RNA sequence: CCCUUAGAGUUGAUCAUGGCUCAGGAUGAACGCUAGCGGGAGGCCUAACACAUGCAAGCCGAGCGGUAGAUUACUUUCGGGUAAUUGAGAGCGGCGUACGGGUGCGGAACACGUGUGCAACCUGCCUUUAUCAGGGGGAUAGCCUUUCGAAAGGAAGAUUAAUACCCCAUAAUAUAUUAUUCGGCAUCGGGUGAUAUUGAAAACUACGGUGGAUAGAGAUGGGCAUGCGUCAGAUUAGAUAGUUGGUGAGGUAACGGCUCACCAAGUCAACGAUCUGUAGGGGGCCUGAGAGGGUGAUCCCCCACACUGGUACUGAGACACGGACCAGACUCCUACGGGAGGCAGCAGUGAGGAAUAUUGGACAAUGGGUUAUCGCCUGAUCCAGCCAUCCCGCGUGAAGGAAGACGGUUCUAUGGAUUGUAAACUUCUUUUUUAUAGGAAUAAACCUAAUCUCGUGAGAUUAGCUGAAUGUACUGUAAGAAUAAGCACCGGCUAACUCCGUGCCAGCAGCCGCGGUAAUACGGAGGGUGCAAGCGUUAUCCGGAUUUAUUGGGUUUAAAGGGUCCGUAGGUGGACUAAUAAGUCAGUGGUGAAAUCCUACAGCUUAACUGUAGAACUGCCAUUGAUACUGUUAGUCUUGAGUGAAGUUGAAGUAGCUGGAAUGUGUAGUGUAGCGGUGAAAUGCAUAGAUAUUACACAGAACACCAAUUGCGAAGGCAGGUUACUAAACUUCUACUGACACUGAUGGACGAAAGCGUGGGGAGCGAACAGGAUUAGAUACCCUGGUAGUCCACGCCGUAAACGAUGAUCACUCGCUGUCGGGGUUUUUACUUCGGUGGCUAAGCGAAAGUUAUAAGUGAUCCACCUGGGGAGUACGUUCGCAAGGAUGAAACUCAAAGGAAUUGACGGGGGCCCGCACAAGCGGUGGAGCAUGUGGUUUAAUUCGAUGAUACGCGAGGAACCUUACCAAGGCUUAAAUGGGAAUUGACAGACGCAGAAAUGUGUUUUUCUUCGGACACUUUACAAGGUGCUGCAUGGUUGUCGUCAGCUCGUGCCGUGAGGUGUUAGGUUAAGUCCUGCAACGAGCGCAACCCCUAUCACUAGUUGCUAACAUUAAGUUGAGGACUCUAAGGAAACUGCCUACGCAAGUAGUGAGGAAGGUGGGGAUGACGUCAAAUCAGCACGGCCCUUAUGUCCAGGGCUACACACGUGUUACAAUGGUCGGUACAAAGGGCAGCUACCUAGUGAUAGGAUGCUAAUCUCGAAAACCGGUCUCAGUUCGGAUUGGAGUCUGCAACUCGACUCCAUGAAGCUGGAAUCGCUAGUAAUCGCGCAUCAGCCAUGGCGCGGUGAAUACGUUCCCGGGCCUUGUACACACCGCCCGUCAAGCCAUGGAAGUUGGGGGUACCUAAAGUCCGUAACCGCAAGGAGAGCUGCCUAGGGUAAAACUAGUAACUAGGGCUAAGUCGUAACAAGGUAACCAAGGGCG
Repeated sequence: CCCUUAGAGUUGAUCAUGGCUCAGGAUGAACGCUAGCGGGAGGCCUAACACAUGCAAGCCGAGCGGUAGAUUACUUUCGGGUAAUUGAGAGCGGCGUACGGGUGCGGAACACGUGUGCAACCUGCCUUUAUCAGGGGGAUAGCCUUUCGAAAGGAAGAUUAAUACCCCAUAAUAUAUUAUUCGGCAUCGGGUGAUAUUGAAAACUACGGUGGAUAGAGAUGGGCAUGCGUCAGAUUAGAUAGUUGGUGAGGUAACGGCUCACCAAGUCAACGAUCUGUAGGGGGCCUGAGAGGGUGAUCCCCCACACUGGUACUGAGACACGGACCAGACUCCUACGGGAGGCAGCAGUGAGGAAUAUUGGACAAUGGGUUAUCGCCUGAUCCAGCCAUCCCGCGUGAAGGAAGACGGUUCUAUGGAUUGUAAACUUCUUUUUUAUAGGAAUAAACCUAAUCUCGUGAGAUUAGCUGAAUGUACUGUAAGAAUAAGCACCGGCUAACUCCGUGCCAGCAGCCGCGGUAAUACGGAGGGUGCAAGCGUUAUCCGGAUUUAUUGGGUUUAAAGGGUCCGUAGGUGGACUAAUAAGUCAGUGGUGAAAUCCUACAGCUUAACUGUAGAACUGCCAUUGAUACUGUUAGUCUUGAGUGAAGUUGAAGUAGCUGGAAUGUGUAGUGUAGCGGUGAAAUGCAUAGAUAUUACACAGAACACCAAUUGCGAAGGCAGGUUACUAAACUUCUACUGACACUGAUGGACGAAAGCGUGGGGAGCGAACAGGAUUAGAUACCCUGGUAGUCCACGCCGUAAACGAUGAUCACUCGCUGUCGGGGUUUUUACUUCGGUGGCUAAGCGAAAGUUAUAAGUGAUCCACCUGGGGAGUACGUUCGCAAGGAUGAAACUCAAAGGAAUUGACGGGGGCCCGCACAAGCGGUGGAGCAUGUGGUUUAAUUCGAUGAUACGCGAGGAACCUUACCAAGGCUUAAAUGGGAAUUGACAGACGCAGAAAUGUGUUUUUCUUCGGACACUUUACAAGGUGCUGCAUGGUUGUCGUCAGCUCGUGCCGUGAGGUGUUAGGUUAAGUCCUGCAACGAGCGCAACCCCUAUCACUAGUUGCUAACAUUAAGUUGAGGACUCUAAGGAAACUGCCUACGCAAGUAGUGAGGAAGGUGGGGAUGACGUCAAAUCAGCACGGCCCUUAUGUCCAGGGCUACACACGUGUUACAAUGGUCGGUACAAAGGGCAGCUACCUAGUGAUAGGAUGCUAAUCUCGAAAACCGGUCUCAGUUCGGAUUGGAGUCUGCAACUCGACUCCAUGAAGCUGGAAUCGCUAGUAAUCGCGCAUCAGCCAUGGCGCGGUGAAUACGUUCCCGGGCCUUGUACACACCGCCCGUCAAGCCAUGGAAGUUGGGGGUACCUAAAGUCCGUAACCGCAAGGAGAGCUGCCUAGGGUAAAACUAGUAACUAGGGCUAAGUCGUAACAAGGUAACCAAGGGCG
């Protein structure tokens, strides 16, 4: 200087843990849709797969000989020849070819990076210094001749040159020995000398010069060594024989086991050797706040490689991309005898692949090779072509323009909204485009010429010449909005919404999740949002992810503390002093290539891009200084640690000895019929004498009381008493040592129960097993037996929910209160101190629960462990074990969660309290019979539809013969049955009468308007609005049922909690009540409760008709006067409030056969139904969204059906009789209804009713009681009970009583004698019983429903139990809330994995055999008299390759087999979650399905 952390999905909701996924950036990318231009970059990531064709390394005649050819001259037989000049190609020679260019196979290594060293080295060309260049010789290619071969390519002969080759001379700072001096770092180095030995050269020339040799120095480039850094796996733990070192020799430019001989036995490794897998390294690039993580394309540096493997040659440099030899694979040519080749150079081809370009131009520039130079060569390079592959820039127009046009889309649709100033239209501009004209820079230069300065060199000026890109960039002019917009998305995360289609289908999806008829999530459309010549998708990396945590995490319960201790390595370590300077800190120097990044400035119109400068490169090395801290060394100390002395304590351990109770067994006695066991039983034992009881004896195991929240131990664990041995802790003293300490990977020891082995022992208990029960079953729970085992000794095993789910050690940090073992003081009952062991609690911590000096607080050290759930503590491998098994310990695959704590509910075969006709106590029923009615089922052409536990079933229906009616079969109609306005026609239509028909309807005849002439009225036709009891009550409104007339449900503010939430509303009382009181971090309030409303019970006031009648008068009669007193009617009042008394109580309130009162504690009854629950009921009461039908699912009509009938259920009714039936007589209501009605009264009929007649639109008239009471009769029977059923005759309603009405009379006289299991209602004017009325209605299947009054009981000890409900509390794995959740086998499909007889590959190593080319050693043909030279050939060593053998590792595949995972509705059970119905769980053994 730059830079800084956002969210969503586990839940009903919450907090935290934790994983998965998304939003950002990036890419050598690819794919889909689309596409105007320019600039700058980039472009085989796969097959280091194979390559056609062309090009990519040549240059030098001023090193050499010299040819073809050309020119000129001469000559000619016109074929040519000769001479001179010039001169390709090829050859000898020199330099280059080791650079440049490509690729990333191999390699985990001094390969790379960084730093250092070479006193252990080399270096062509270049620069510089010094010296020299004298003499001589023999060949060879070429050329020529001959010859072999298809070719490639050779062979022989003759002849020739050099800067090619050889010899001699001269030259030392070379080599060896040595003298002297200086320096250093051990070997050593530098300077000056001496002696000996060996070794040089080349010329060419335009005379300017160039080149050569030797020695030194420099520069450049290389070689070697070395510190540090540099991937993963331990389910790879031991590796190594030239291996490690030494001596000597060889070899190399040089050190070195580099190689060889001998000697020694070392060397590396838990700080990870060896092995396996993977990989070029770096500068950098991407990302990130950074630390890091990922990566190594383009550009730069280094390395490695050049078809595969090996080898050397030449050279300054190679073990050599476009050189050589050999082997191998492959390709090509061939005359079959033999030959040729290597694009991982540039283009290009095939192949592979999702995928990556032109067989282009030029050496103009930059650079390279060569050359004296000009030049030549250069697929290096500079340019162009292709590709939206990336980055950057520009454009596709700008301003105005509302009738807010048309069209589209949409809505609440006479209209509005939106597309939208958008378009049209007007004006303007011209980047871009097209046309045309002009037109650079890149060339400062090189080169040529001239001039000047200068004079061994060179420099300057002028002129000329050279451009692939290119007539390009750029500029001017002209034309004209003219040539130019798409892609993705629109449920949340995440910016952007509607319509239609579809109907868990088609499809979408990054995660959560959408889609089952109203989809903002699928498909289309309109609109919108985002980006834009691009936009999306896919793949990969980083980020978010503090989700591996150095920065910067955790481990009581979420994943995670080792079962415990000892202890090795390691890590860490008390106080003081001194030294040192390794760590540490500071300064300085060197290095950290360039490019990149950052900053500033500059150049292309801008930007990308590029240039210049600076900064940075956080690193490494060296040096100087500082010395607090750490380390090291030396010394000292006592507080950590240990020792000693004196005490104390304990279920500490090991081994002996010993005790009583209980149990069992045996023997003997007493004694008799049962014992035992359970929820209840049975198996079992017992008359052969059990159980019980008494005595004696024996056996094994465990130790009551003491005993505790106790004590001890490292943990596991340890309990009668006693003895011996062993260990520990604590206290006191402060005598001794002097940091001796802490922790502790690997390692060692101990380690419950079960289990295993050997040998004992065996009373009780008791896996397995047997029997009896239970049960649908019961391989269980319960019972009777019972084997291993449990016990002892020795040896294994090594695991537990081995838990405080809390590693060890040290220090520090408020209090209160117990207890165990010591000490001190002391007035003996308290205080204090040390060490343990408990409870409560503050701060703090914690997600919370909680924890809190015995930390989960604050710090320090060390160890162990964790990183989503499942798969799985499984598989494979290894190791331990006799076995059972233990330890270590994955992956594929699969899910979006799994899990923790707490909250609110709901639930529990959890707990507490309370209430209710809930039970109990009673009364009466139902369930049995007949009938009525509803439902199911069945039947049917149809038996219309709905209601279905409580909360359907005498329910919708408060009234199905037709109608109703929705159903069925048949016959008709198609704007229709009704209504509206518009248009048109007509004066009809309707009616009446015929005919056909079941009717609807059709058809025939006949009659037929008004008018003020404007029209009115009516029908018909036409177009529009219809109609639907068709579907969806799971789209809805409204209404209703139920919990429940239960006492609850909430809010505001405050307070508590991170939060969901809590408090209030809980607690103690009380109540019918969340009713009230008291207390309280709560204080208040709302909806409910209660009250207010209606009826009823009492009184008084007012009023007095149609009601009433005490007194007066009157009548047959409150009939009529009269009266308002009474009853009654009906409007407004009064009255009841625990107000008073007694008792209890703080109060609220409760109790009282209290008083008073008509009524007493809500007086009785009704209406009134909180927040909500049941997707409860109803689309068929009504309304309504959507969908469906439209000559029909609409509508009309007659007939049938809803009334069927083997059966089942519900609700009722009538009975079964004497508390009764029947006959006769005598009374007393309330509430209602009435004109298409109720009907007095009279007459007729046995009667239902009929015929007359009167009153009443109603306190006036009318409909009207029955039980009861008083008498008679019946006398217990299928009856004088009961009335079904059936026959006959009638009445009434109604178009019409057949299917299918009610009623009456006569006759008939069924079942039934009080009802099994079970079940319903009711607590007082109630149950029971008796009748009356009303609605609907022509009539009625009404015994139903709704009301009314008459008569009028019994019982409640009480809350154990059943049912329902309320409050508090508890557990929970439930929240669709127990009708919940959920486990395992089996069966089916799919997927990946393990094992497996085998089988097929791969790489590496070992051993043996063989062995090309080639270096090296040896030999030695040949030359030479010899010394010696030379090296054909041969031999040997090594080795690529080939072959053989045994094993290990690794990968694929496999009959069969094993478990695992996943998959709406399979089978069997019900293991877990509540006390889950036997509490659950952990470890271990056995058995079963």
This is a predicted structure of a 1489-nucleotide RNA (small-subunit ribosomal RNA) from an uncultured prokaryote. Its Rfam family is "Bacterial small subunit ribosomal RNA". The sequence is in RNAcentral, with records from ENA. The prediction has a mean pLDDT of 81.